[in-house]
This record gives sequence, structure tokens and C1' cells, in this order.
RNA sequence: GCCGAUGUAGCUCAGUUGGUAGAGCACUUCCAUGGUAAGGAGGUGGUCAGCGGUUCAAAUCCGCUCAUCGGCU
Repeated sequence: GCCGAUGUAGCUCAGUUGGUAGAGCACUUCCAUGGUAAGGAGGUGGUCAGCGGUUCAAAUCCGCUCAUCGGCU
């Protein structure tokens, strides 16, 4: 230099026929206990890496940039 993959909650990841952003763990409130752990019921948390484009509507499609990983040279 060229090619490919990945980027979504604090962490691990779903969400790909474009139509309200989710799960588990973690955090937090309550219940429960003499107390703690385990357990039960709720809750908080996201500019979907960034910019632009297409569209009535974009995490999702297109282009560029950035980061990480892999391959080729």
C1' cells in the first nucleotide's frame, strides 16, 4: 500500500427482509433474615465509533474518516 471482518448500556453480546433499541451480568430501590450470602419484585443507564448521503422513516442501505483484529505484498 491492497483486501476483509468488527465497532450497540459499565462488561459480554442480540437486534441483517429499513418502521418505538433489547437480553444476561453489573449497579440501585424494596421484600425477606437476628445479621450476611443466596432468593423474589421493581428501577436507572444508549448522540447504536464519527461525518455526509438515500428514504416519509436508518443501528440496519451507500460513501468517506477513525479505532481494533486478520490476510496479502